[in-house]
Context: one part of a larger RNA
């Protein structure tokens, strides 16, 4: 891991709902008990139950009654039939669809492992050290003391046996469910070890670690309470038709659970809805506005501060200080409105459209973690594939076509079969149907096929304007002078460090008291203006479309690829194609409605998760018919055909005694999963 088994909504009482059936103002037995032909049996029992009358606390009264002081009002009633079986939906109570805890209590059962203690016993090579005591000497007044000896103390040294475990390593499906090797510690003791005993679990025991108490310990093991309880996971078995959800409110010790309710379904009653136009109404959003509340710019004017002259005070004068209110200007607001929309929302009489979408009332539910898009807010940072709402759409619960590739983006909603046809989104050189279309234009950047701010004689389309054959712009050739080195300043300052005068005059075709470069200052080069050579354009600003550049990331590229430049890119027109499970044609099957003698015949419909409703299929088993079997029965194999499925039947082969069909009726009745059980390989 496969394979075959085997494996989950069941049964009682009780409530209620539908469905059939008996009887009906009635239904109905129970326990028991008689009878026989022992049966899924008939008849006896009326105890009792529900129902036919109800109001009240209750006396008690009754089509009422009960409250009251009531003949008022008002509350619950009267004016619709029950009941018993059987099927069968949900509920209660019960283990209650199956399995699955940790743990909780009760009695047992364990100290052969271990703690810790009690009795009684055993074993500790060898070697070192050398404590009191004693003995001697010496010492003293005696002593203390000191010295050599003797002695053998010690939780004393070493270090084997025995005991423990400090340290790597190996080993981790081991050799071993804690070991081995090689160091390591302790080995006369708080030491070790052998037998017998003692201490239990709400407990013992502990040089004390929640450590031990048989490979089990924050409360041991076993066995019963037991099928504990799980608002959690997980699984829950055949088949086809109809319909189709929700992820919100309320309120929860409540937030992954539930009650009601909204949204589904199914049955029944009534006969209604629902879009658009229309109509009168309510409204304070957007957006506007500053009359209000408040933010909040500048200017005026002026209360009151300060500052300053002045005064002995009062007081007065002033002021490019602050500055409230008022004017004037330009402004802002979710919690500001003198204004104010489109949209919605409610309500209605008519008109059009639509044709059961509506209400009610009862049986059954599921949902109560939603996600992504686009609009409108909020929160966050006008981050996020975030978060809160509210509205629309997908997706959940929807495939198919496009977006390469894809829950939620575009298109468009699969009933089945076809090598028919039109089209949507998107596409139309090749990969890969379909225009290498057509018509004007951009774009050189592979822009297209990534992004600002912000740069720039890229290029196209416009529009304004200025030189210009009296010669323009480049270009080239030649002038660019004088007073003068203006004038201050300075160590110099001469066109060119700086300052001053707005900047003068002269001689010119021009020529600045001078555009750069330069020298220490001069010089020296150059512009600006001028003339001449050429001979037709030549400059400045705006504003549109396309492009440049800004622009750095780890494999090789940020078009799906190939490759693509009057395009296979963009711009704007235009005819065509292609393209889906759309819609069309052919044929089929189903729901439902209308309707029929008739499942004719028309119309419409047939995606689906939770769930809710109907139809049936297969298998055991039990009755009743009927039909079969050794001239071959179940079973298996292998076939071919039949039904819309679930399945069903022929025929062959094998097998060697059973067993089919109808038709009712029972229930261990359908297997792929539950880290499923058992078995087999």
């Nucleotide at each position: 891991g496969c394979c075959u088994g085997c494996g989950a909504g069941u049964u009682a009482c009780g409530u209620u709902g539908c469905g059939c059936a008996g009887c009906g103002a009635g239904g109905u037995u129970a326990a028991g008990g008689u009878a026989u032909u022992a049966a899924g049996u008939a008849c006896c029992g009326g105890a009792g139950c529900c129902g036919a009358a109800g109001c009240g606390a209750a006396a008690g009264c009754g089509a009422g009654u009960u409250u009251u002081a009531a003949a008022a009002g008002a509350g619950c009633g009267u004016a619709g039939a029950g009941u018993u079986g059987c099927g069968u939906g949900a509920c209660g109570u019960a283990g209650a669809c199956c399995c699955g805890a940790a743990a909780c209590c009760g009695g047992a059962u364990g100290a052969c492992c271990u703690a810790u203690u009690c009795a009684u016993g055993g074993a500790c090579a060898g070697g070192u050290u050398g404590a009191a005591g004693c003995c001697g000497u010496g010492g003293u007044a005696a002593g203390a003391c000191a010295c050599g000896g003797u002695g053998g103390a010690g939780g004393a040294c070493c270090g084997a046996a025995c005991c423990c475990a400090c340290g790597c390593c190996u080993g981790u499906u081991g050799a071993a469910a804690a070991a081995g090797u090689c160091g390591g510690g302790g080995a006369u003791g708080a030491g070790c070890u052998g037998u017998g005993a003692a201490u239990a679990g709400c407990g013992g025991a502990g040089a004390a670690a929640u450590u031990c108490c048989a490979a089990u310990c924050g409360a041991a093991u076993c066995c019963g309470g037991a099928g504990a309880u799980a608002g959690c996971u997980g699984g829950u078995u055949c088949u086809c038709c109809u319909c189709g959800a929700a992820a919100u409110a309320g309120c929860u010790u409540u937030a992954g659970g539930g009650c009601u309710a909204g949204c589904c379904u199914c049955u029944g009653a009534c006969g209604a809805g629902a879009a658009u136009a229309c109509u009168g109404a309510a409204g304070g959003u957007a957006g506007a506005g500053c009359a209000c509340u408040g933010a909040a710019u500048g200017g005026g004017c002026u209360a009151g501060g300060g500052g300053g002259c002045u005064u002995c005070a009062c007081g007065g004068c002033u002021u490019a200080c602050c500055g409230a209110a008022c004017c004037u200007u330009a402004u802002c607001a979710a919690a500001c409105u003198u204004c104010g929309a489109a949209u919605g929302a409610a309500a209605g009489a008519u008109a059009u459209u639509u044709g059961a979408u509506g209400u009610c009332a009862g049986g059954g539910a599921g949902u109560c973690a939603g996600a992504c898009a686009g609009c409108g807010u909020g929160a966050g940072a006008u981050a996020a594939g975030u978060u809160u709402c509210g509205u629309u759409g997908u997706c959940g619960a929807a495939a198919g076509g496009g977006a390469a590739a894809a829950a939620g983006c575009c298109c468009g909603g699969a009933c089945c079969u076809a090598c028919a046809a039109c089209u949507a989104a998107g596409g139309u050189c090749c990969c890969a149907a379909a225009g290498u279309u057509c018509a004007a234009g951009u774009u050189a950047a592979g822009u297209g096929g990534u992004a600002a701010a912000g740069g720039a004689u890229g290029u196209g389309a416009c529009a304004u304007u200025g030189c210009u054959a009296a010669a323009a712009c480049a270009a080239c050739c030649g002038g660019g002078a004088u007073g003068u080195u203006g004038g201050c300043u300075u160590a110099g300052a001469a066109g060119c460090a700086g300052c001053c005068a707005a900047g003068c005059a002269u001689u010119u075709a021009a020529a600045g008291a001078g555009u750069g470069c330069g020298u220490a200052a001069u010089a020296g080069c150059u512009c600006a203006c001028c003339g001449g050579u050429c001979g037709a354009g030549u400059g400045a600003u705006g504003c549109c479309g396309c492009g440049c550049c800004g622009a750095a990331g780890a494999u090789a590229c940020a078009c799906g690829g190939g490759g693509c430049u009057a395009a296979a890119a963009c711009u704007u027109g235009a005819c065509g194609c292609c393209g889906a499970a759309g819609u069309u044609u052919a044929g089929g099957a189903a729901u439902a409605a209308u309707g029929u003698a008739a499942u004719a015949a028309u119309u419409a419909u047939u995606g689906g998760u939770a769930g809710a409703g109907g139809a049936g299929c297969a298998a055991u088993g039990u009755g009743u018919a009927u039909a079969g079997g050794c001239u071959g029965a179940a079973g298996c194999c292998c076939g071919g055909u039949c039904g819309g499925a679930a399945g069903g039947c022929a025929g062959g082969g094998u097998g060697g005694a059973c067993a089919a069909u109808a038709c009712a009726c029972a229930a261990g009745a359908g297997a792929g999963a539950a880290u499923g059980c058992a078995g087999g390989c």

Predicted 3D model of a 681-nucleotide part of an RNA (large-subunit ribosomal RNA, domain II) from a Clostridiales bacterium. RNAcentral holds the full RNA, with entries from ENA. Rfam family: Bacterial large subunit ribosomal RNA. Its family is annotated with ribosome and structural constituent of ribosome in the Gene Ontology. The coordinates come from a structure-prediction model, not an experiment, and the mean pLDDT is 84.